A computed fold for a 100-nucleotide RNA from a Pirellulales bacterium, annotated as c-di-GMP-I-GGC riboswitch aptamer. Its mean pLDDT, the model's own confidence on a scale to 100, is 81.
């Protein structure tokens, strides 16, 4: 420096359940174990997700009215603030075995 076929000692912990924090995505602790050789660390770029604002379109309700307005819900685009490193890329660090 490359690799993870074999071996040893081990490590981490998805879904789901319980508790707790948060509007939420999600975080933390316990149980659990699908998987993982960086599933160790860093939200820097992209992706995905949540929330808020704004615009357009559509649905519904009420009032007024015959134009539209207000409220509410949903979808899409944009902006902002967050979440996720077990989506990808990038950066930092590291155990064992094996080969050079």
């Nucleotide at each position: 420096c490359a690799u993870g076929a074999c071996a040893a000692g081990g490590g981490c912990a998805a879904a789901c359940c319980c508790a707790u924090u948060g509007u939420g995505a999600a975080g933390u602790g316990g149980g659990g174990g699908c998987g993982c050789a960086a599933a160790g660390c860093c939200a820097u770029g992209g992706g995905c997700c949540a929330c808020a604002c704004c615009a357009u379109c559509g649905g519904c309700u009420c009032g007024a009215c015959g134009c539209u307005u207000c409220g509410u819900c949903g979808a899409u685009a944009g902006u902002g603030u967050g979440g996720u490193c077990g989506c990808c890329a990038g950066g930092c660090u590291g155990c064992c075995a094996c080969g050079g």